[in-house]
Source information: Predicted 3D model of a 102-nucleotide RNA (Purine riboswitch aptamer) from Metabacillus harenarius. The model forms 100% of the base pairs in the Rfam consensus. The organism belongs to Metabacillus, within Bacteria. It matches the Rfam family "Purine riboswitch aptamer". Its family is annotated with purine nucleobase biosynthetic process in the Gene Ontology. Clan: Purine riboswitches. The sequence is in RNAcentral, with records from Rfam and Ribocentre. The prediction has a mean pLDDT of 76.
RNA sequence: AUCAAAUAAGUCGAAAUACGUCGUAUAAUGUUGGGGAUAUGGCCCAAAAGUUUCUACCAAGCUACCGUAAAUGGCUUGACUACGAGGUGUUCAUUGCUAGUU
Repeated sequence: AUCAAAUAAGUCGAAAUACGUCGUAUAAUGUUGGGGAUAUGGCCCAAAAGUUUCUACCAAGCUACCGUAAAUGGCUUGACUACGAGGUGUUCAUUGCUAGUU
């Protein structure tokens, strides 16, 4: 830590699940290292950061820029995940659930 049993107590839609909505987190983000392409190109791998946070950290489109070098930039649209709160549906329940002790 989990499971099972016993039991004092609390509660009486208190339970489970699916879908969807909203909120919070994170900006689907920035940093570093290694490798790779070169205007018909502009990628790949890894690490650590970011969240009172697990996971994720990408895709597509448009556009700029780089005159062959080692470096990319901007904009738009589109998620997943964690937690919380409503909504709807289904199931379940009147000893279920919570939590303490043994």